[in-house]
Context: one part of a larger RNA
RNA sequence: CGUUCGAGACUUGAGGGAAGCUGUCCUUAGUACGAGAGGACCGGGACGGACGAACCUCCGGUGUACCGGCUGUCGCGCCAGCGGCAUUGCCGGGUAGCCAUGUUCGGAUUGGAGAAACGCUGAAGGCAUCUAAGCGUGAAGCCAUUCCCAAGAUCAGGUCUCGCGGGGGCAACCCCCUGAAGGGCCGUCGGAGACUACGACGUCGAUAGGCCGCAGGUGUAAGCGUGGCGACACGUUGAGCCGAGCGGUACUAAUAGCCCGUGAGACG
Numbered sequence: 001c002g003u004u005c006g007a008g009a010c011u012u013g014a015g016g017g018a019a020g021c022u023g024u025c026c027u028u029a030g031u032a033c034g035a036g037a038g039g040a041c042c043g044g045g046a047c048g049g050a051c052g053a054a055c056c057u058c059c060g061g062u063g064u065a066c067c068g069g070c071u072g073u074c075g076c077g078c079c080a081g082c083g084g085c086a087u088u089g090c091c092g093g094g095u096a097g098c099c100a101u102g103u104u105c106g107g108a109u110u111g112g113a114g115a116a117a118c119g120c121u122g123a124a125g126g127c128a129u130c131u132a133a134g135c136g137u138g139a140a141g142c143c144a145u146u147c148c149c150a151a152g153a154u155c156a157g158g159u160c161u162c163g164c165g166g167g168g169g170c171a172a173c174c175c176c177c178u179g180a181a182g183g184g185c186c187g188u189c190g191g192a193g194a195c196u197a198c199g200a201c202g203u204c205g206a207u208a209g210g211c212c213g214c215a216g217g218u219g220u221a222a223g224c225g226u227g228g229c230g231a232c233a234c235g236u237u238g239a240g241c242c243g244a245g246c247g248g249u250a251c252u253a254a255u256a257g258c259c260c261g262u263g264a265g266a267c268g
Base pairs, nucleotide, nucleotide: 001152005163006162007161008160009159010158011157015149016148017147018146021049022048023047024046025045026044027043033038051106052105053104054103055102060099061098062097066093067092068091069090070089071086072085073084074083075082076081110144111143112142117137118136119135120134164265165176166175167174168173177263182260183259184258185257186202187201188200189199190198207253208252209251210249211248212247213246214245216242217241218240223236224235225234226233227232
């Protein structure tokens, strides 16, 4: 920009893409077959491998914005307690998120057309012949069935709902009034994201931050008391601290406002 008024939702599916793998064991059955040795088709069931997708309950990894321990040195006057630097100084753990080595799921099934092949009926050619007419069966393959995208599918589809004035003129158009439904800007954000887009929210409000509670992580803070010459131990104390998680709560910020979009929709 188009989709022939505008708008908000929900859809159909032309077309395109993805997937398509396979092993072992049990059973049928030590049956059919075979002198024996050996040993099935068909059918039923179980458990795997690799591959793929999603996810984080579990098992683990990461987790330089969480907690603790330790060394050297410098600083806060000193002790104590802290802070800076030393690869995040080093080390032990670890929430969310992200991830696999973890978890769950997937390949199915069925139909159609048909390859090789196997057949039926059957002439040319009194027989025979699957083929010449005709008709069956028949592959991990083909077309559907499954999943995803999808109406710029310009043959531009469908359904529902919402919205929109008077006057003049043959008409293009002009005057007055109006600016709908809805959309955007802007702001607070997001398991969305390069930007954009997408989604949530904007006081008729829990969108983010703060605060409160909980979960969760560290692992018993400081100070004081008691014991010990002391290092230290014990008590107060599962304490103190605590990023992203789950709730609650308007304390803070989403204030106020502006713009776009019109007026019933060409010709026939």
Large-subunit ribosomal RNA, domain VI from Fibrobacter succinogenes, 268 nucleotides, folded computationally. It matches the Rfam family "Bacterial large subunit ribosomal RNA". The prediction has a mean pLDDT of 90.